The RNA shown here (c-di-GMP-I-GGC riboswitch aptamer) has 78 nucleotides and comes from a Solirubrobacterales bacterium.
RNA sequence: ACUGCAAAGGGCAAACCCGUCGCGAGACGGGGGCGCAAAGUCAGAGGUCUCGCCCCAGAGACAGCUCGACCGCCAGGU
Numbered sequence: 001a002c003u004g005c006a007a008a009g010g011g012c013a014a015a016c017c018c019g020u021c022g023c024g025a026g027a028c029g030g031g032g033g034c035g036c037a038a039a040g041u042c043a044g045a046g047g048u049c050u051c052g053c054c055c056c057a058g059a060g061a062c063a064g065c066u067c068g069a070c071c072g073c074c075a076g077g078u
Base pairs, nucleotide, nucleotide: 002076003075004074005077011036012035016031017030018029019028020027021026034064040070041069042068044067045066046065047062048061049060050059051058
């Protein structure tokens, strides 16, 4: 560097429930476990969603939607 069909050590944690925070999308903690080989990090591009009475300006959410950037554990048996 490549691969993740297999095995092992470990990791993360959807829906749902409870609590707290937020106008909201959602976030955090506990339970839970659908899944994940980057389901680690970053809102850079696209996308979706929220607030803004509607539209616009604007302000936000999602990294478990896709692309991109950066970093990284284990194994190498067919």

It was read from a public genome assembly, where an Rfam model found it. The organism belongs to Solirubrobacterales, within Bacteria.